[in-house]
């Protein structure tokens, strides 16, 4: 240089074009003399950047930026 995966929350990951989840972790409570555990709840996301298609894009195309791998 080329090809192929992959890039969603703090981390680790799902999401056949129609309301972006889970899991650990965080706050708050309830249990406890207290702390873990356990049991309720809630915040947190420019879904890598920029264009295009669509009535609608996290998904579909296009060109970038990274990380991983294989070939030269």
């Nucleotide at each position: 240089g080329g090809g192929c995966c992959g890039g969603u929350a703090g981390c680790g990951u799902a999401g056949c074009g129609g309301a972006a989840g889970c899991g650990c972790g965080c706050c708050c409570g309830c249990c406890u003399c207290g702390c873990a555990c356990g049991c309720g709840g809630g915040a947190g996301g420019u879904c890598g950047c920029g264009g295009g298609u669509u009535c609608g894009a996290g998904u579909c195309c296009c060109g970038c930026c990274c990380g991983g791998u294989c070939c030269a």